RNA sequence: CGGGCUGUGGUGCAGAGGUAGCACGCUGGCUUCGGGUGCCAGAGGUCGUGGGUUCAAAUCCCACCAGCCCGA
Numbered sequence: 001c002g003g004g005c006u007g008u009g010g011u012g013c014a015g016a017g018g019u020a021g022c023a024c025g026c027u028g029g030c031u032u033c034g035g036g037u038g039c040c041a042g043a044g045g046u047c048g049u050g051g052g053u054u055c056a057a058a059u060c061c062c063a064c065c066a067g068c069c070c071g072a
Stems, first nucleotide, its partner, number of pairs: 001071007010024004018055001026042005048064005
């Protein structure tokens, strides 16, 4: 310098145009003598950043940033 992949709640991931979901974790309650397990409820992310397309974008397009990989 060129190319590819990845970037979504605290962590690991899903979501391939219609206002974001699962597991674990966290908080409260029930259960227990207490803890764990189990059950119920809840909080928590405007989706790496900035633009564009569209009635509508996490999803499509462009640039940039970060990480990893390949080539020179």
This is a predicted structure of a 72-nucleotide RNA (transfer RNA) from a Patescibacteria group bacterium.
Rfam family: tRNA. On this family, see Hou, Trends Biochem Sci 1993: "The tertiary structure of tRNA and the development of the genetic code". By type it is a transfer RNA.
Model confidence (mean pLDDT): 85 of 100.